[in-house]
Context: one part of a larger RNA
RNA sequence: UUGGGCAUAAAGCGUCUGUAGGUGGCUUUUCAAGUUCAUUGUAAAAUCCCAGGGCUCAACCCUGGACAAGUGGUGGAAACUAGUAAGCUGGAGUACGGUAGGGGCAGAGGGAAUUUUGGGUGGAGCAGUGAAAUGCGUAGAGAUCGGAAAGAACACCAACGACGAAAGCACUCUGCUGGACCGACACUAACACUGAGAGACAAAAGCUAGGGGAGCAAAUGGGAUUAGAUACCCCAAUAGUCCUAGUCAUAAACGAUGGAUACUAGGCGCUGUGUGUAUUGACCCGUGCAUGGUUGUAGCUUACACACUAAGUAUCCUACCUGGGGGGUACGUUCGCAAGAAUGAAACUC
Numbered sequence: 001u002u003g004g005g006c007a008u009a010a011a012g013c014g015u016c017u018g019u020a021g022g023u024g025g026c027u028u029u030u031c032a033a034g035u036u037c038a039u040u041g042u043a044a045a046a047u048c049c050c051a052g053g054g055c056u057c058a059a060c061c062c063u064g065g066a067c068a069a070g071u072g073g074u075g076g077a078a079a080c081u082a083g084u085a086a087g088c089u090g091g092a093g094u095a096c097g098g099u100a101g102g103g104g105c106a107g108a109g110g111g112a113a114u115u116u117u118g119g120g121u122g123g124a125g126c127a128g129u130g131a132a133a134u135g136c137g138u139a140g141a142g143a144u145c146g147g148a149a150a151g152a153a154c155a156c157c158a159a160c161g162a163c164g165a166a167a168g169c170a171c172u173c174u175g176c177u178g179g180a181c182c183g184a185c186a187c188u189a190a191c192a193c194u195g196a197g198a199g200a201c202a203a204a205a206g207c208u209a210g211g212g213g214a215g216c217a218a219a220u221g222g223g224a225u226u227a228g229a230u231a232c233c234c235c236a237a238u239a240g241u242c243c244u245a246g247u248c249a250u251a252a253a254c255g256a257u258g259g260a261u262a263c264u265a266g267g268c269g270c271u272g273u274g275u276g277u278a279u280u281g282a283c284c285c286g287u288g289c290a291u292g293g294u295u296g297u298a299g300c301u302u303a304c305a306c307a308c309u310a311a312g313u314a315u316c317c318u319a320c321c322u323g324g325g326g327g328g329u330a331c332g333u334u335c336g337c338a339a340g341a342a343u344g345a346a347a348c349u350c
Stems, first nucleotide, its partner, number of pairs: 004321002008303001012318001014201004021194003025088004030083001033081002035077008049065006091191001092188003096183004103177007110154001114150004119145003125136002163168001206247006215241002220236004258317006266295001270292001299306001323350003332343004
């Protein structure tokens, strides 16, 4: 490299948008680049193959014939691919009318709890553990009553539930705003799929600057435990956690399963939502669609399992893999304030 793979054995980029490229619906016309047929030039000789011949045979040599990918010219064919011209509506999109939603951003408001604080009542313990001690408390703690302040998070509803590309998203209200689904069928007429580079977003932790700081809590101090205890347990407590503006670009960023399209048995009960029929209305029942689950044929799989949300049957595009260690290391480069990230070997060894 070919073949083969990528849920769990090595292997799907964290997710999306999208450039080049690759691939691409139906009908007709035309063209003849690809394709294909015929003919012709070339395709040196030697070699290989076939038939003869010569060295005693053979290797070897000689003569003749045949084969030949490719490539050039000329003349045909027109199914398919590409191009031309014209059309179509099923893919895709736009407009119209509805629906649901913790989708996003900003602003305003709320109550429970916690801690602190000032006051009242009260008078000896509280807190903590396996047991204790450090700790708090007669300078009045803990408990209890009503007052004040602050910051953070939003009980119940709550679900196998909803929404979002992923990360993620939940007290209530308002404003702005993205997407999805359904209906009737009006419009455009292939406008599509994927996507190297590129760009955008991206939990937590970390970093820079300015705020904020109730609770929790790396580091740290103390008390225990222990042979020791740089831990597990306890008492404190700083960064941080929160906000604003930047930065970082990584996670078991997981469904360990890339995206798109088409096809392929049934059954069960559940959820969300739209619509139609029905009804005075609601539920039930029937039916269609969407989304998320459960079970299970065929098939597939080493097995486990998957099984219309495929890991089945096919097509298109793309990322990636090629024994373990060395090593996601070294060197170089790019990015970053740094921490580091990305790219990414070899010697050697089994």
A computed fold for a 350-nucleotide part of an RNA from Crocus sativus, annotated as small-subunit ribosomal RNA, central domain.